Model confidence (mean pLDDT): 80 of 100. The RNA shown here (transfer RNA) has 73 nucleotides and comes from an uncultured Verrucomicrobiota bacterium. The sequence was found in a public genome assembly. Rfam family: tRNA. By type it is a transfer RNA.

RNA sequence: GGGGCGAUAGCUCAAUUGGUAGAGCGCCACGUUCGCAACGUGGAGGUCGAGGGUUCGAUCCCCUUUCGCUCCA
Numbered sequence: 001g002g003g004g005c006g007a008u009a010g011c012u013c014a015a016u017u018g019g020u021a022g023a024g025c026g027c028c029a030c031g032u033u034c035g036c037a038a039c040g041u042g043g044a045g046g047u048c049g050a051g052g053g054u055u056c057g058a059u060c061c062c063c064u065u066u067c068g069c070u071c072c073a
Stems, first nucleotide, its partner, number of pairs: 001072007010025004019056001027043006049065005
């Protein structure tokens, strides 16, 4: 320098061929308990790496770009 893969909640990861973004753990509140743990119920938490383009509509398609992993030279 070139090719491939990845980036989504605090962490680890989903999202069925474009149509309101979810799970587990963690966090907060409440209930059961003398209390803790555990369990149950509810809740908060997201510029979908960034910038453009296509589209009525983009996490998803196209271009550019940043970072990480990997392969080739």